[in-house]
RNA sequence: CUCUUAUCAAGAGUGGUGGAGGGAAGUGCCCUAUGAAGCCACGGCAACCGUCUUUAUGACAAGGUGCCAAAUCACUGAAUUAAUUUCGAAGAUGAGAG
Repeated sequence: CUCUUAUCAAGAGUGGUGGAGGGAAGUGCCCUAUGAAGCCACGGCAACCGUCUUUAUGACAAGGUGCCAAAUCACUGAAUUAAUUUCGAAGAUGAGAG
């Protein structure tokens, strides 16, 4: 990078450093000098892998990932008179395969 598959309306941040961007893309909207991204430290959330057992709508959180503004921030293509509608695309993350 490609393929398969599951999940994505819940949850969780402070300090230091840094110094202007960030929220995937487009449009919108929003965050940001009352300090963006990145990096470091410590902390937290969740429970995919994992561990345990009395094996199930179970418990746990040492380890491998992930995550800690806003529904994946909203929309994007199709169906519908309509919507906190349904299906999809794209994206993110895990597990597995090439």

A computed fold for a 98-nucleotide RNA from Phocicoccus pinnipedialis, annotated as SAM riboswitch aptamer (S box leader). The organism belongs to Phocicoccus, within Bacteria.